A computed fold for a 355-nucleotide part of an RNA from Haloplanus ruber, annotated as large-subunit ribosomal RNA, domain III.
The RNAcentral record of the full RNA draws on ENA.
The source organism's lineage runs through Archaea, Methanobacteriati, Halobacteriales, Haloferacaceae and Haloplanus.
The coordinates come from a structure-prediction model, not an experiment, and the mean pLDDT is 84.

[in-house]
Context: one part of a larger RNA
RNA sequence: CAGUAGCAGCGAUAGUCGGGUGUGACACCCGACGGCCUUACGAGCAAGGGUUCCUCGGCACUGCUAAUCAGCCGAGGGUUAGUCGAUCCUAAGUCUCGCCGUAACUCGACCGAGACAACAGGGAAGCUGGUUAAUAUUCCAGCGCCACUACUCAUUGAAAGUCGACGCUUUGGGGACAACCGAACUGGGCUUUCGCCCAGUCCAACCGAGUACCGCCGUGGAAGCCGUAAUGGCAGGAAGCGGCCAACUCUCGGGAUAGCGCAAGUCGGUCGUACCUAGAGCCCGUGAAAAGACGAGAGUAGUGAUCGUACCGAGAUCCGACACAGGUGCUCUGCCGGCGAAAGGCAAGGCCCGU
Numbered sequence: 001c002a003g004u005a006g007c008a009g010c011g012a013u014a015g016u017c018g019g020g021u022g023u024g025a026c027a028c029c030c031g032a033c034g035g036c037c038u039u040a041c042g043a044g045c046a047a048g049g050g051u052u053c054c055u056c057g058g059c060a061c062u063g064c065u066a067a068u069c070a071g072c073c074g075a076g077g078g079u080u081a082g083u084c085g086a087u088c089c090u091a092a093g094u095c096u097c098g099c100c101g102u103a104a105c106u107c108g109a110c111c112g113a114g115a116c117a118a119c120a121g122g123g124a125a126g127c128u129g130g131u132u133a134a135u136a137u138u139c140c141a142g143c144g145c146c147a148c149u150a151c152u153c154a155u156u157g158a159a160a161g162u163c164g165a166c167g168c169u170u171u172g173g174g175g176a177c178a179a180c181c182g183a184a185c186u187g188g189g190c191u192u193u194c195g196c197c198c199a200g201u202c203c204a205a206c207c208g209a210g211u212a213c214c215g216c217c218g219u220g221g222a223a224g225c226c227g228u229a230a231u232g233g234c235a236g237g238a239a240g241c242g243g244c245c246a247a248c249u250c251u252c253g254g255g256a257u258a259g260c261g262c263a264a265g266u267c268g269g270u271c272g273u274a275c276c277u278a279g280a281g282c283c284c285g286u287g288a289a290a291a292g293a294c295g296a297g298a299g300u301a302g303u304g305a306u307c308g309u310a311c312c313g314a315g316a317u318c319c320g321a322c323a324c325a326g327g328u329g330c331u332c333u334g335c336c337g338g339c340g341a342a343a344g345g346c347a348a349g350g351c352c353c354g355u
Base pairs, nucleotide, nucleotide: 015033016032017031018030019029020028034352035351036350037349042332043331044330045329048312049311052310053077054076055075056074057073058072062070063069082145083144084308085307086306088122089121093116094115095114096113097112098111100108101107126143127142128141129140130139146304147303148302149301150300151299152298153297161294162293163292167282168281169280170279171278172277173276174275179270180269181268182267183266184201185200186199187198188197189196190195202259206254207253208252209251210250215244216243217242218241219240224234225233226232260265283287318327319326334346335345336344
């Protein structure tokens, strides 16, 4: 030079005040106010990581500053299963042995035999509530279910058959949960009054019964009738009537004199997702396999081993040398708005550490 340049430029601009602890506080803890995220910055998993989880005690290191804080340092604690998953089955594919080829092989193809290969395919069986500083469909309480073994009773039918077991497009019927509308009740807030606003009115698996479509049987007897969202159906027997078969996370009853809730612990409707069920169209594409299950009863008693289970799952626990604006599969996601999972705004929940 000069109190000069700079201290803005990720659409997530985020803090401020008071109190506490402490040698020490802009950053830790508590409170209030103020903000940010809404197909997430919320919630549940997989892969991967491997103790990072919880508690106590620390600040030499790590943390782009400080730190009383921590995914850091030291110590102690924490992952409980017949039912969740692995384990079992097969898939594309892979390996081993045999055989053969090669001068030879740890090399190579068919064939035969055996094994492996899915925590998104198939599959025996669990729900609700409570509990820990940290685990829970695993512990505890209540109520279930399955397989195997033994015994008792029943049954001689037992293996044919069916399921497992499946494309794409589209259209009907039933229909939880959530949401919305109206009413009633309970609790709370505001209000001198009238009234308005907010929240709630819960309850599983399982067991028993019911029910639609499709299909079948009997009856009936249509010569133009019946019927659909649509295609359609019919003397080779339509409509009508009667019966059989037969779904769901549907309905009713039990479960539940349990549980949950301070209490109330109801009713009607809209929407039509999951789930269940039925039809139609398309194909020079025709849309796995095996284990296994059902078929194939009831009761009582016993047994149910092994492995995983903590936590993160990401603008700090994964892959990128980093507490890296990158990358990373699946599921759930309320209200206003609207075609919408859009913009914008807001609940529940989470953050103010894109240090």